[in-house]
Context: one part of a larger RNA
RNA sequence: CUUGCAGAAGGACGGGAAGACCCCGUAGAGCUUUACUAUAACUUGAUAUUGCAUUCUGUUCGUUUAUGUACAGGAUAGGUGGGAGACUUGGAAGCGGGAUCGUCAGGUUCCGUGGAGUCAACCUUGGGAUACCACCCUUAAACGAAUAGGAUUCUAACGUCUAGCUUUGAAUCAAGCAGACGGACAGUGUCAGGCGGGUAGUUUGACUGGGGCGGUCGCCUCCUAAAGAGUAACGGAGGCGUGCAAAGGUUCCCUCAGCGUGUUUGGAAAUCACGCGAAGAGCGCAAAGGUAUAAGGGAGCUUAACUGCCUAGACGGACACGUCAAGCAGAUACGAAAGUAGGCCUUAGUGAUCCGGUGACACCGUAUGGAAGGGUCAUCGCUCAACGGAUAAAAGCUACCUCGGGGAUAACAGGCUUAUCCUUCCCAAGAGUCCACAUCGACGGGAGGGCUUGGCACCUCGAUGUCGGCUCGUCGCAUCCUGGAGCUGAAGCAGGUUCCAAGGGUUGGACUGUUCGUCCAUUAAAGCGGCACGCGAGCUGGGUUCAGAACGUCGUGAGACAGUUCGGUCCUUAUCCUCUGCAAG
Numbered sequence: 001c002u003u004g005c006a007g008a009a010g011g012a013c014g015g016g017a018a019g020a021c022c023c024c025g026u027a028g029a030g031c032u033u034u035a036c037u038a039u040a041a042c043u044u045g046a047u048a049u050u051g052c053a054u055u056c057u058g059u060u061c062g063u064u065u066a067u068g069u070a071c072a073g074g075a076u077a078g079g080u081g082g083g084a085g086a087c088u089u090g091g092a093a094g095c096g097g098g099a100u101c102g103u104c105a106g107g108u109u110c111c112g113u114g115g116a117g118u119c120a121a122c123c124u125u126g127g128g129a130u131a132c133c134a135c136c137c138u139u140a141a142a143c144g145a146a147u148a149g150g151a152u153u154c155u156a157a158c159g160u161c162u163a164g165c166u167u168u169g170a171a172u173c174a175a176g177c178a179g180a181c182g183g184a185c186a187g188u189g190u191c192a193g194g195c196g197g198g199u200a201g202u203u204u205g206a207c208u209g210g211g212g213c214g215g216u217c218g219c220c221u222c223c224u225a226a227a228g229a230g231u232a233a234c235g236g237a238g239g240c241g242u243g244c245a246a247a248g249g250u251u252c253c254c255u256c257a258g259c260g261u262g263u264u265u266g267g268a269a270a271u272c273a274c275g276c277g278a279a280g281a282g283c284g285c286a287a288a289g290g291u292a293u294a295a296g297g298g299a300g301c302u303u304a305a306c307u308g309c310c311u312a313g314a315c316g317g318a319c320a321c322g323u324c325a326a327g328c329a330g331a332u333a334c335g336a337a338a339g340u341a342g343g344c345c346u347u348a349g350u351g352a353u354c355c356g357g358u359g360a361c362a363c364c365g366u367a368u369g370g371a372a373g374g375g376u377c378a379u380c381g382c383u384c385a386a387c388g389g390a391u392a393a394a395a396g397c398u399a400c401c402u403c404g405g406g407g408a409u410a411a412c413a414g415g416c417u418u419a420u421c422c423u424u425c426c427c428a429a430g431a432g433u434c435c436a437c438a439u440c441g442a443c444g445g446g447a448g449g450g451c452u453u454g455g456c457a458c459c460u461c462g463a464u465g466u467c468g469g470c471u472c473g474u475c476g477c478a479u480c481c482u483g484g485a486g487c488u489g490a491a492g493c494a495g496g497u498u499c500c501a502a503g504g505g506u507u508g509g510a511c512u513g514u515u516c517g518u519c520c521a522u523u524a525a526a527g528c529g530g531c532a533c534g535c536g537a538g539c540u541g542g543g544u545u546c547a548g549a550a551c552g553u554c555g556u557g558a559g560a561c562a563g564u565u566c567g568g569u570c571c572u573u574a575u576c577c578u579c580u581g582c583a584a585g
Stems, first nucleotide, its partner, number of pairs: 001585008010577003014572002022406004027402002029398004035202005042194008051154001053152014068137001078136005085119003094113008158182005164177004205217003214234001218240006241387001242284001243344002248302007256280001258276005282291002285349001287347003306330004311325001313324004319388001332341003355381007363374002413460001414458001415456003419453001421449006430440002467542001468540003472534001473531005480505003483500006507521005548566004552561003
């Protein structure tokens, strides 16, 4: 070296299981609730089953009786018509008593008495007799009818009960009969309102240096933006969701801010005068561009902040859409006129479609005429702000979870980086009595390392097992001890600091799951790191990190918590490389 046998498990990102963690899917399921929408059940009302009677309160109609005061006027004149007479021994006026109405003047009516009259046409008034009759109006009463509601009662619907009778011997069954109780209620059907996680179906956005939390989502201005346009980021700064009947149109006129000087109150700054003054002012509001030959300031007159041409022609945009715009016709404002004017110095001040409202037009209009309804033109109703707007209408939990995917994306490890961390060097203010450099070293600067915490998201999600301990080690040196040196603020002993040096060594315990750390007792010393924070196909399984349970806290709740607590299955027969022992060649 080769081969074999017996072994060990470091590697083959070993085997096993299309990762359970994490994210994604306009995937699923279970659960919750003051998510949304339904719904069982419950409840309230109406109505049918559902009937008699009494009473009360309404409404309507009929009959009778009453009722009615503006002013003037004998006076409490409802309206209109007829009408010269009407009532009266079948009891008039008057008187006494009662009832009722009342505007307190009186009116109406009943009883008794009384015994022959009373009232009308006259004068006032728009209107003349309740003298008499008829038809009505307002308001009220009584009676009757119809109807509605409330209360009460009844019994015959309907219901319940019964040690009763019958039906077949039994039966807490059924039917019929009988009795008792309840009773037009209850129950049931239909319709409508309320309540309704009891049940059901669903929704619960996206961006995102993983996700969640936070923030944002449309429009305007500037920078980033690389001298045409455009251009990203959870890049840097700010605004908008309007305002104005003048802050619009036109004609004419004017020029600012600031500074200097002078000037009563008057001051840094009020008003006034002169000078300098291209713009630093002003332009409703953000910013930018623009601008005094006005877009700024003022005055006069005004309404073009008009209608039509599916407007010529252009610009931006994937589209949708947005923007500019001469001209023609009509009617108009200002101006002497030429002309200007279809809002505002410009760029934000916003919302598609559907559905519906209003006005106009008179286009369609289901045999025909109309109408209903629709259409066309104008206009209105969305923080549809997640602003190209899924619905008229929607929140959560899952550690009980499931599926499809992703190393497109997190947690471990590796990689890159090295802010942070560790080591070191430069400068040397200063401390060190004096003296920067024995020793220490501010403010700063330069390297190295790749052990910390991070950043990035590059292999791995059809799986690279994760802290600590045990076992077994091996390497580095920035050396803890032992060895050799320099300097010393090294007398000696003991130290400080630096250089060389990795051969060997580097303890036993208490507490904690701990690494770490604190402590005890020793020691020459009780070093720091790398090896997938070495090592789970070597062990453990105390911690973390499933399902059970509890506490505190949070949450209405389901549940949740780098909060705590008790409990909780660690598989693999070694093919190859590697390694150990033995044997043979």
The prediction has a mean pLDDT of 83. This is a predicted structure of a 585-nucleotide part of an RNA (large-subunit ribosomal RNA, domain V) from a metagenome.